Description
This is a predicted structure of a 72-nucleotide RNA (transfer RNA) from a Candidatus Peregrinibacteria bacterium. Its mean pLDDT, the model's own confidence on a scale to 100, is 81. NCBI's taxonomy places the organism under Bacteria, Bacteria candidate phyla, Candidatus Peregrinibacteriota. Rfam family: tRNA. The family's RNA type in Rfam is transfer RNA. Rfam describes the family as follows. Transfer RNA (tRNA) molecules are approximately 80 nucleotides in length.
């Protein structure tokens, strides 16, 4: 330089046009003599940056950054 994949919370991952699941972590409470388990709550307003369709975008479409694979 072509061509393909992948990018979603501090970790892992779901989700494929109708406003982002779940797990672990972490926070505050309960229980416990304490720690630990269990129970309850909370925890993503830039879903890689911009842009563009669209009443509506993580999801479609264009550009740009990364990272991984394949070919030169």
């Nucleotide at each position: 330089u072509g061509g393909g994949g992948c990018g979603u919370g501090g970790c892992c991952a779901a989700g494929u046009g109708g406003u982002a699941a779940g797990g672990c972590a972490c926070c505050a409470g309960g229980u416990u003599u304490u720690g630990g388990u269990c129970c309850u709550g909370g925890c993503a307003u830039u879903c890689g940056g911009g842009g563009g369709u669209u009443c509506g975008a993580a999801u479609c479409c264009c550009u740009c950054c990364g990272c991984c694979c394949c070919a030169g």